[in-house]
Context: one part of a larger RNA
RNA sequence: GGAUGAACGCUGGCGGCGUGCCUAAUACAUGCAAGUCGAGCGAACCACUUUGGUGGUGAGCGGCGAACGGGUGAGUAACACGUAGGUCAUCUGCCCAUCAGACGGGGACAACGAUUGGAAACGAUCGCUAAUACCGGAUAGGACGAAAGUUUAAAGGUGCUCUUGGCACCGCUGAUGGAUGAGCCUGCGGCGCAUUAGCUAGUUGGUAGGGUAAAGGCCUACCAAGGCGACGAUGCGUAGCCGACCUGAGAGGGUGAACGGCCACACUGGGACUGAGACACGGCCCAGACUCCUACGGGAGGCAGCAGUAGGGAAUCUUCGGCAAUGGGCGAAAGCCUGAUGCAGCGACGCCGCGUGAGGGACGAAGGCCUUCGGGUUGUAAACCUCUUUCAGCAGGGAAGAAGCGAAAGUGACGGUACCUGCAGAAGAAGCGCCGGCUAACUACGUGCCAGCAGCCGCGGUAAUACGUAGGGCGCAAGCGUUAUCC
Numbered sequence: 001g002g003a004u005g006a007a008c009g010c011u012g013g014c015g016g017c018g019u020g021c022c023u024a025a026u027a028c029a030u031g032c033a034a035g036u037c038g039a040g041c042g043a044a045c046c047a048c049u050u051u052g053g054u055g056g057u058g059a060g061c062g063g064c065g066a067a068c069g070g071g072u073g074a075g076u077a078a079c080a081c082g083u084a085g086g087u088c089a090u091c092u093g094c095c096c097a098u099c100a101g102a103c104g105g106g107g108a109c110a111a112c113g114a115u116u117g118g119a120a121a122c123g124a125u126c127g128c129u130a131a132u133a134c135c136g137g138a139u140a141g142g143a144c145g146a147a148a149g150u151u152u153a154a155a156g157g158u159g160c161u162c163u164u165g166g167c168a169c170c171g172c173u174g175a176u177g178g179a180u181g182a183g184c185c186u187g188c189g190g191c192g193c194a195u196u197a198g199c200u201a202g203u204u205g206g207u208a209g210g211g212u213a214a215a216g217g218c219c220u221a222c223c224a225a226g227g228c229g230a231c232g233a234u235g236c237g238u239a240g241c242c243g244a245c246c247u248g249a250g251a252g253g254g255u256g257a258a259c260g261g262c263c264a265c266a267c268u269g270g271g272a273c274u275g276a277g278a279c280a281c282g283g284c285c286c287a288g289a290c291u292c293c294u295a296c297g298g299g300a301g302g303c304a305g306c307a308g309u310a311g312g313g314a315a316u317c318u319u320c321g322g323c324a325a326u327g328g329g330c331g332a333a334a335g336c337c338u339g340a341u342g343c344a345g346c347g348a349c350g351c352c353g354c355g356u357g358a359g360g361g362a363c364g365a366a367g368g369c370c371u372u373c374g375g376g377u378u379g380u381a382a383a384c385c386u387c388u389u390u391c392a393g394c395a396g397g398g399a400a401g402a403a404g405c406g407a408a409a410g411u412g413a414c415g416g417u418a419c420c421u422g423c424a425g426a427a428g429a430a431g432c433g434c435c436g437g438c439u440a441a442c443u444a445c446g447u448g449c450c451a452g453c454a455g456c457c458g459c460g461g462u463a464a465u466a467c468g469u470a471g472g473g474c475g476c477a478a479g480c481g482u483u484a485u486c487c
Base pairs, nucleotide, nucleotide: 001487002486003485004484006483007482008481009480010479013354014353015352016351017350018349019347020346021312026310027309028308030307031306032305035064036063037062040061041060044057045056046055047054048053071265072264073263081189082188083187084186085185086184087183090182091181095178096177097176098175099174100173101172103137105135106134112127113126114125115124116123117122141152142151143150144149156170157169158168159167160166161165191237192236193235198228199227200226203225204224205223206222207221208220209219210218240262241261242260243259244255245254246253247252267288268287269286270285271284290301291300292299293298318344322341326340327338328337329336330335357387358386359385360384367378368377369376370375391428393423394422395421396420397419401414404411405410431476432475433474434473435472436457437456438455442471443470444469445468446467452459453458
């Protein structure tokens, strides 16, 4: 000098764009953050009714989603990450392409009704019922097999129609391929300590088996005795990794906030279930700590989602409005949901832009300060004259963002915002640090090794350009200094 997710002191006009718990992965009141589908299904209720039905509501069964999106960085020195590859050792819902199919049957369980237990959470027994829920049979392609052969599918719904037949759309099943996403394996690379030198029994390899979507000591039995290490094993400490960011001419050094990719975690520890996908933040079970309810028998909970609270701390925001846009889930669609997101609020926290007026104006007012008392300086500075009106203020007008969706009417959170026009008046808007040398800027008074200053050298003991105040000056400027850290 540059830089910062900064903090502190003094000061503070406006706007744009960013950014904001670095500490206690501490504990959490309250609200919201994941639903949707009646064009899969049966019942119930409400409204209307031409008594044929039509529209709506939403518990239950069922489907899809909830494994995404959002948060955090605790753990992890590891194939976690980066990079380059391998997978003849693998899986992949929704999506795309092609081919083939969807025949014919059956029995249940919720809801509901009855009885009943419990303070509650939540149940129990009996009975009824539907389906794109569930289960046989048939037939295929596939898989396995040398072959014979074995095994394995399916479901309907809506609309239209010339109605016993069709057509369209959305679905369903099998196969092959693609796309996307993922699993696994390998080479190489990136911290400290040797005041850590030896480490290892499923350990290293083999055979057989089990297990997995899949190779493999992944697991088991048996056999062999191996495997790693000064090219640093093992141990201990520290740490999420990268794209990047800061600095630097570069080499390098430092960092890993925000944004993007990957990983890990979700009160702590363990476990599996469902599923294409989880060993699952707002799912389940067990154990533990903590908090809450209780009729003492038993139950409920998990903000490292968005706001917000307490605590910790030098320190970090609103319990805001909207789904209009982008994107996501569901749905044929209308649409519903979305604290993702788009916006607004707060903070000079950062960067950038603008303003606080412009021109004229004296051999130079007053006041202040200094003075050799002549004057000098503040200083064209002010007054005064002429002018302008950005920004802020007031008034009027007023968007784009809307593609889309909808039969149409209509549909913008931001927002009466940006922007445009007009009005009035210089009107409302300057501070902070420094002035001994380094280092740009000097005098007076006060003080008298006191009070104090200080980054280093050092100032102060009676004329202090170094302390304090004033005048003046220098430097930056809505900021200026200080502290901390990195180069």
This is a predicted structure of a 487-nucleotide part of an RNA (small-subunit ribosomal RNA, 5' domain) from an uncultured bacterium. Its mean pLDDT, the model's own confidence on a scale to 100, is 88. Rfam family: Bacterial small subunit ribosomal RNA. RNAcentral holds the full RNA, with entries from ENA and SILVA.